[in-house]
RNA sequence: GACUCAUCCAGAGUGGCUGAGGGACUGGCCCGACGAAGCCACGGCAACCCCGCGCCGGCGGGGUGCCAACUCCUGCCCCGCCUGAGCGGGGAGAGAUGAGAG
Numbered sequence: 001g002a003c004u005c006a007u008c009c010a011g012a013g014u015g016g017c018u019g020a021g022g023g024a025c026u027g028g029c030c031c032g033a034c035g036a037a038g039c040c041a042c043g044g045c046a047a048c049c050c051c052g053c054g055c056c057g058g059c060g061g062g063g064u065g066c067c068a069a070c071u072c073c074u075g076c077c078c079c080g081c082c083u084g085a086g087c088g089g090g091g092a093g094a095g096a097u098g099a100g101a102g
Stems, first nucleotide, its partner, number of pairs: 003100006013042005021031003025075001027073002043067003048063006071094001076091006
């Protein structure tokens, strides 16, 4: 990387080094020298899994993950309204994370 299942309107940042990008991709729209990405330190969150306690309201520890914007919106199909290239809803696809299987 490919397969299966679950979840995706919640939550959670400071400092140091460094120095121009980043938000997967498309088109948008944003974030960024009042410092992006990356690395380090410390901190935080609590979705999934494991263990212990509790005894079912949860709590603690560990693994993984995460800490701008709903997965930032969107893309393909269907429906409704409006008919104005707009709005709303449902589903799929893609992506992310976890668990499993190989």